[in-house]
This record gives sequence, C1' cells and structure tokens, in this order.
RNA sequence: AGAUGGCCGGAUGGCCGCGGCGCUCUGCGCGAGCAGGGCGUCGAGGAAAGUCCGGGCUCCACGGAGACACGGUGCCGGAUAACGUCCGGCGGGGGAAACCCCAGGGACAGCGCCACAGAAAUGACACCGCCUACCGGCCUAAAGCCGCGGCAAGGUUGAAAUGGUGCGGUAAGAGCGCACCGCGUUCCUGGCAACAGGAGCGGCAAGGCAAGCCCCACCGGGAGCAAGACCAAAUAGGGGCGGCGCGUGAUCCGUUUCCGGAUCGCCGCCCGGGUAGGUCGCGUGAGGUGCGUGGCGACACGCAUCCCAGAGGAAUGGCCAUCCAGUCCGCCGAAGCUCGCAAGAGCGGAGGUGGAUGGACAGAACCCGGCUUACAGGCCGUCU
RNA sequence: GCCGGCUUAGCUCAGUUGGUAGAGCAACUGAUUUGUAAUCAGUAGGUCGCGGGUUCGAACUCCUGCAGCCGGCACCA
Repeated sequence: AGAUGGCCGGAUGGCCGCGGCGCUCUGCGCGAGCAGGGCGUCGAGGAAAGUCCGGGCUCCACGGAGACACGGUGCCGGAUAACGUCCGGCGGGGGAAACCCCAGGGACAGCGCCACAGAAAUGACACCGCCUACCGGCCUAAAGCCGCGGCAAGGUUGAAAUGGUGCGGUAAGAGCGCACCGCGUUCCUGGCAACAGGAGCGGCAAGGCAAGCCCCACCGGGAGCAAGACCAAAUAGGGGCGGCGCGUGAUCCGUUUCCGGAUCGCCGCCCGGGUAGGUCGCGUGAGGUGCGUGGCGACACGCAUCCCAGAGGAAUGGCCAUCCAGUCCGCCGAAGCUCGCAAGAGCGGAGGUGGAUGGACAGAACCCGGCUUACAGGCCGUCU
Repeated sequence: GCCGGCUUAGCUCAGUUGGUAGAGCAACUGAUUUGUAAUCAGUAGGUCGCGGGUUCGAACUCCUGCAGCCGGCACCA
C1' cells in the first nucleotide's frame, strides 16, 4: 500500500417528562368501576427500511394420485422449517499476490433472430486476389496470350468469417501429410458428484443468442393480521308469541255471491343477523447469552442461565454537568531534513497543553430466517 | 400495515418479432399583414426516471437493484 473476516455505532450522573405491566394509597360510587397520586420494573435497530424471496399463523378452496396450463429455480455435494439464502468444492474470467467476480443445465429435439457493412451471416461464400501443372486454340517449338479451368493462402467488412501455429507439400493452394495445441469420441484411473488426469481413435464435420420461444430436471393451491375469532349498544329493519284495534276497508285463498281464514295497523315481551364500540389474535420464541462436544464450514447436539417493548395512528424524549472518539484554532515542541566553516537559521511535526465545536443512517405496528439498499466515525483479527 | 400500476421533448401521448426515437400542441426564425391573430415554410429541443447486468447491440413488454408519483383494501344496513 492492498485484500479480507468480525464487532461497536456514544458513556456516566442529576432534574423534568412519555408508554406498558405489577403493587399500593386517596377521593367518589350500593356496586361493577371511575378519577388522581406514590413506589418498583421494562421500554427500538443493525438495518426496525425496501416489501425482493422463504416460512410460521389464519381464513377460503380441495376425496387421493397424476396430467395440462401458468410462475419460479438451474454446475456438484451439503446446511436448513424453508429459500432465489448460506457453507464447502468444481469449471471459467480478472489480478504480481492475498483475493475477487460469474442467472454457471441443454444450441446434433424443434422454431426464430443475427440490423448496418461485407463477396459471403448458416444450405456458408468468391469482390479484390493467387495459379497456368493437365487439356484446347494462336505459333514449328520454347516463352507469351486466350479459353476451359483450379484455389481459398493473403486483402477488404464485421461483434462474429467454418480449427490455430510450424514444417513439409504443390502450378498455386488446401488436414493434402506430419508434430504440438484446440475440438469431438471410446476406454482406463481418481473422486459420492460436478470434474480432473492418462491412453487410443477421428482430419475437423459441430458459429453466436435460451436474462427469445422452447426442451430437460426440480419446486409451487389462493389470499393475507385491514388474515381471522369472540362479546355486543342506540336507531332502523327481519322473525316469533300475546294483547288491542273491528275501517265490515284493501289484497290473497277456499271456482263465484254469502260466509270463513290469512296478511296489512298499534302496544308489550322474546329471538337471531349485525353496525359503532370492546376483547382476543399479540409475543416462551425455528428465542438470547455462556460453556462443552462433533464437523474444514454453513450448522447440529448437550448443559447451565435469562425473560428482553408491544398500547392507540402510535411512548422510548428534553435540559445540564463530566468524559470519549472526531474536526478546527492558539501556544510549547522531540526525531528527521536543508543551508552555513561555525555560531546559528529555515522546514518539519511525534507528543503535550488551552479553547471552540461535536456523534451518521434511521425509528418497532402479527412474528421469524435471508437478501438488497442507507450509514459520520471507531475497534479487533488474519493474509499478500 | 398489505396489494397493484405508472415514469419517453416544456405539456399530452405513440413507439413489438431488441437494430440510428417520433406525432400533436407549445417555443424560435422567415413569409403574408399597416399591425396582431390565423395561415404557410423552416429550425431547435431527448443521459427514454437513475444505477448494474445479459447481448455485437437495450427506451425496450430482456433480467435486476434503487428513486419518485398515483390508486385500491376492514365491516357494510
């Protein structure tokens, strides 16, 4: 100088104040209780945040299993209640290294896309270029020219051009031949596996994109504490019972008239749904701390110990004093450096001292495990 | 607290198999007019809310992390 793991995130005291719980006193009330006071005790976070994942819990749906659709996850093994999290390993990339990063299955199951440029973009291709060995023509022949042709080395374009480098070979070339590397494939060895190493074979055929559709494997029923459960006024309305009303009214039924019954009105009592309101859900839990054991580790197990906010649109605050970092200013000032022959001067600032200032991000709302994001400053460890 | 949606020029909005971002109104300049309005011709204006990733290439209805704004939700008589 860099890398990485973990922890803290103001401390103590005084005064005043706020919320929960417990005990207690006083006043009022027949009482249930209401109002006020005193004492004790507890009272935000590492992220309480974003609500991005996973669970508990509750209600709804559902006979079991499977399939389809939709959504998610995606190297391998493990941890876990579960996870897209974590741990260990593998492969790839970056770095001198410590170490860091990777949505990291499948592109011979199929479909689709690859703009512009370029000859050619997936059925690869031939613009410039390279070559005239063979064959034909001009010429008697050579050379040269033309034709028939051969080639893909080099150039050009692009993000990407169909193995790479070297030697041989050839008219020029080319896996055409060979060596090494890459790729594919078969076997062997090691490993639970991902994979690694080795040997043989293949002359290259096989471009990229799946955070495009898709295929394969695995997972997933939906909603959310404003879930949901219980108690339950006043008023209005519903139902039942009883009484009154007697309009000889309206409607309906007994087919019509007569006649009979029911409903419609008022009062009393009862019943159920249910609103306001209240209570529960609501904090003993995948809980914290310490020690031990097992494991590389995530973590698991055992023992001991502790109880640690929970109310409502919502308390956890304010002031003072002392101190702790940090920052700024003044004074003193060691080491060291420069100049000088020297005396000394200048720079420098370890440390001391006085004063001022002074602590970020943020704030529970059913609860846990993660991830992500915000965060002044400080402490400890390990490694290069 | 919980659950959804949106963000593109000054304003209102388009923008699909991912391939150089547009329209209307507004603004500015010129013409027309005695002048203004209207009309005609032209011009400028964009970190596609911000950051990261996938991809040769991203405003993308590709993925992801933030920010801002808007809406809904108890019971119901």
Notes
Two RNAs folded together computationally: RNase P RNA and transfer RNA, 461 nucleotides in total. The coordinates come from a structure-prediction model, not an experiment, and the mean pLDDT is 78. Rfam match: Bacterial RNase P class A. Rfam classes the family as a ribozyme.